[in-house]
RNA sequence: UGCUUAUCAAGAAAGACUGAGGGACGGGCCCGAUGACGUCUUAGCAACCUCUAGCAAGGUGCUAAUUCCCAUUUUCUACUAAUCCUUAUAGGAGAAAAUAGAGAUGAGCG
Numbered sequence: 001u002g003c004u005u006a007u008c009a010a011g012a013a014a015g016a017c018u019g020a021g022g023g024a025c026g027g028g029c030c031c032g033a034u035g036a037c038g039u040c041u042u043a044g045c046a047a048c049c050u051c052u053a054g055c056a057a058g059g060u061g062c063u064a065a066u067u068c069c070c071a072u073u074u075u076c077u078a079c080u081a082a083u084c085c086u087u088a089u090a091g092g093a094g095a096a097a098a099u100a101g102a103g104a105u106g107a108g109c110g
Stems, first nucleotide, its partner, number of pairs: 001110008013042005021031003026070003043063003047060004067102001071099006083093004
């Protein structure tokens, strides 16, 4: 790095260094000098793998918001007002379930 497969509504801190953006991308909406993001240390959470009768332990991983939300189909429920979005005077919107795409992580194979 490519493919396959499983999971993704739960859970989980503090200190130091750095210093302006970050939440994958686009649009929203959020987080951020009351220092976010990142790195290190300790602690914790607990998904996969290893080991074990099992625990413990080890290898990765994770510790803002449902993968923060946003696609399609089906069903249900309002409204024809207000508000929001868009290709703007028209068309959409909410809830539940299923499926898909993309992403994240583990394991296996190349």